[in-house]
Notes:
The RNA shown here (Glycine riboswitch aptamer) has 91 nucleotides and comes from Hellea balneolensis. Model confidence (mean pLDDT): 81 of 100. The sequence was found by an Rfam model in a public genome assembly. Its Rfam family is "Glycine riboswitch aptamer". From the family's description: This family represents the bacterial glycine riboswitch. Taxonomically the source falls in Hellea (Bacteria, Pseudomonadati, Pseudomonadota, Alphaproteobacteria).
């Protein structure tokens, strides 16, 4: 110098699911709080296959929904693209 893996700064893209019902705030709400039923999976979390060293170990965008979320907007958002800074390994 190059390549690979991991972490990280910033920017961009980024889905799903009830404007449910009842009560209160408030008097009207798509707002806020509480209750209740229904749902979503792509923060996080949990569970497992095969290979194997087979008591063990071992994934996920699979499964579960504890948490979180469910009109639009906002926020969040796995993952992806570009990028900043680093760590490790190979050479």
């Nucleotide at each position: 110098a190059u390549u690979u893996u991991c972490c990280u700064c910033g920017c961009g893209g980024g889905a799903g699911a009830g404007a449910g019902c009842c009560g209160g705030g408030u008097u009207u709400a798509g707002c806020c709080c509480g209750g209740u039923c229904g749902c979503c999976g792509a923060a996080g979390g949990a569970g497992c296959a095969a290979u194997g060293u087979c008591c063990c170990g071992g994934a996920a965008a699979c499964u579960c929904u504890c948490a979180g979320g469910c009109a639009c907007c906002c926020c969040g958002g796995a993952c992806c693209g570009c990028u900043u800074g680093g760590a490790a390994a190979a050479c």